[in-house]
The prediction has a mean pLDDT of 81.
Transfer RNA from a Demequinaceae bacterium, 74 nucleotides, folded computationally.
It matches the Rfam family "tRNA". The family's RNA type in Rfam is transfer RNA.
RNAcentral holds the sequence, with entries from ENA.
The organism belongs to Demequinaceae, within Bacteria.
RNA sequence: GGGCCUGUAGCUCAGUCAGGAAGAGCACUGCGUUUAUACCGCAGAAGCCACCGGUUCGAAUCCGGUCUGGCCUA
Numbered sequence: 001g002g003g004c005c006u007g008u009a010g011c012u013c014a015g016u017c018a019g020g021a022a023g024a025g026c027a028c029u030g031c032g033u034u035u036a037u038a039c040c041g042c043a044g045a046a047g048c049c050a051c052c053g054g055u056u057c058g059a060a061u062c063c064g065g066u067c068u069g070g071c072c073u074a
Base pairs, nucleotide, nucleotide: 001073002072003071004070005069007067010026011025012024013023020057028044029043030042031041032040050066051065052064053063054062
């Protein structure tokens, strides 16, 4: 240099194939429970979906470019 994959909540990931507008587990906060902590139950907060642009009534999802990380190859 060329090719492929990856990026979504604090962490690990699903959702992308087939566009209809944000989810799970753990962690965190509050309440209940307990002498207290843990466990358990209930509730809550937390995301311009890596970035820029395009297509579309509508984009995490499709298209182009850039960047991060990884693998293969010369």